[in-house]
Context: one part of a larger RNA
RNA sequence: UGACGGGGAUCCACACCAUCGGUGGAGUAUGCGGUUUAAUAUGAUGCAACGCGUAGAACCUUACCAGGGAUUGACAUGCCAAGAAUUUUUUUGAAAGAGAAAAGUGCCAAUUCCACUAGGAGUUGGAGCUUGGACACAGGUGGUGCAUGGCUGUCGUCAGCUCGUGCCGUGAGGUGUAGAGUUAAGUCUCGCAACGAGCGCAACCCUUGUCUUUAGUUAGAUAGUCUAAAGAGACUGCCGGUGUAAACCGUGAGGAAGGAAAGGAUGACGUCAAGUCAGCAUGCCCCUUAAACCCUGGGCGACACGCGUACUACAAUGGCGAAGACAACGAGAAGCGAUCCUGCGAAGGCUAGCAAAUCUUUUAAACUUCGCCCCAGUUCGGAUUGGAGGCUGCAACUCGCCUCCAUGAAGCCGGAAUCGAUAGUAAUCGCUGAUCAGCCAUGCAGCGGUGAAUACACCCCUGGAUCUUGUCCA
Numbered sequence: 001u002g003a004c005g006g007g008g009a010u011c012c013a014c015a016c017c018a019u020c021g022g023u024g025g026a027g028u029a030u031g032c033g034g035u036u037u038a039a040u041a042u043g044a045u046g047c048a049a050c051g052c053g054u055a056g057a058a059c060c061u062u063a064c065c066a067g068g069g070a071u072u073g074a075c076a077u078g079c080c081a082a083g084a085a086u087u088u089u090u091u092u093g094a095a096a097g098a099g100a101a102a103a104g105u106g107c108c109a110a111u112u113c114c115a116c117u118a119g120g121a122g123u124u125g126g127a128g129c130u131u132g133g134a135c136a137c138a139g140g141u142g143g144u145g146c147a148u149g150g151c152u153g154u155c156g157u158c159a160g161c162u163c164g165u166g167c168c169g170u171g172a173g174g175u176g177u178a179g180a181g182u183u184a185a186g187u188c189u190c191g192c193a194a195c196g197a198g199c200g201c202a203a204c205c206c207u208u209g210u211c212u213u214u215a216g217u218u219a220g221a222u223a224g225u226c227u228a229a230a231g232a233g234a235c236u237g238c239c240g241g242u243g244u245a246a247a248c249c250g251u252g253a254g255g256a257a258g259g260a261a262a263g264g265a266u267g268a269c270g271u272c273a274a275g276u277c278a279g280c281a282u283g284c285c286c287c288u289u290a291a292a293c294c295c296u297g298g299g300c301g302a303c304a305c306g307c308g309u310a311c312u313a314c315a316a317u318g319g320c321g322a323a324g325a326c327a328a329c330g331a332g333a334a335g336c337g338a339u340c341c342u343g344c345g346a347a348g349g350c351u352a353g354c355a356a357a358u359c360u361u362u363u364a365a366a367c368u369u370c371g372c373c374c375c376a377g378u379u380c381g382g383a384u385u386g387g388a389g390g391c392u393g394c395a396a397c398u399c400g401c402c403u404c405c406a407u408g409a410a411g412c413c414g415g416a417a418u419c420g421a422u423a424g425u426a427a428u429c430g431c432u433g434a435u436c437a438g439c440c441a442u443g444c445a446g447c448g449g450u451g452a453a454u455a456c457a458c459c460c461c462u463g464g465a466u467c468u469u470g471u472c473c474a
Base pairs, nucleotide, nucleotide: 001474002473003471004470005469007468008467009466010465011464012463013462019421020420021419022418023417026312027311028310029309030308031307032306033305034303035302042053043052064298065297066296067295068294069293073137077136078135079133080132081131082130083129086103087102088101089100090099091098092097107126108125109124110123111122112121113120114119139287140286142285143284144283148281149280150276151275152274153272155270160199161198162197163196164195165194166175167174168173179190180189181188205264206263207262208261210232211231212230213229214228215227216226235258238252239250240249241248242247301440314414318373319372320371321370322369323368324367330361331360332359335354336353340349341348342347380411385406386405387404388403389402390401391400427450428449429448430447431446432445433444
């Protein structure tokens, strides 16, 4: 100087408290461990691994396993030789591949001959492509994240981390940055051997809320509470109180909004030899008829069990039937697909419109009204299984989704323990999108609808900040 303390002081945070709803019990989905397996590919492992990399494992993906192939190679550059490229048929094979047959002689430039308008024939060279050959080489999701770049997580959006000059100290170093107040903040004020400055804080950026102006396609209408561009507006500016000031307080005024208006983006010096060589790049090491490459099939989907994260429930604030109402963000051409017809339905048929404020997706659901159920393992719950179908796709056996009929399991609110949340939040309800042929999505990222309760307080638990103190620690 730090670090640490079941030392002290001050302060903060859904840290506790109060409140609401969960997890832990059930079934299922999903990830992980373990076990099994020819293989169950691999990384991630307290917080900060475990619906994570993976925003889509039937083939592909795919890195794993078995078998079949092949060795200048699936891919790149260079050399030589031959052939136009290319297309079609066929044998064998699981395919990859191996073999056979046929069609086909192009493009650009120069030049010779015929023709002398177009053009036709030949030779040479070139570009591109294919095949063959020899070698330099290719190739590696092989190892090392403890050799690295880049990127990321975490403490933590915590308020800190430093520098120049000066001063103090033999020096390490200190001071500045400790003090008194204040703040969300090293924010600001006062004071001070310090005076200044930088990276952080804040502001500048985006979204929402108010108003004005302008424009308005796709409209009945541009009027508007719509769309999208430019501006205005909030600054403790005003009033009162406290205070030297900074600032704080107020059912204050005005105002759409009041003291950071709300949310997002933004993450200082550093810590964890944190994570990633499998996104990419890359040093070194290793493989080179194999640890590279192609293909078929299988596996990544196994199942005594343990754990995490979710979904659905256990019901009457409910379930079922009928009728009625109101969104927003988005997406669309190998696409979204209306109306109409067929089917109980999933869906199918025909097809309009739309590269979209125009058309489609698109009936939102919870909600409201009426009716039934009457507390039961039930008209709760829907797992599981049987049967019949639909769709995507070469192909749904391993291993897809959906529909209908039947079946109708566990489960009656969950031990110790533990998680999230302070307002348009929690809870609850549906909708959209990425990936994507399809989908194992109950995931993820967004969107709107309905819409609470509680916070006395800082004693305690957890984490953090500043000062101070002790130390056998560095």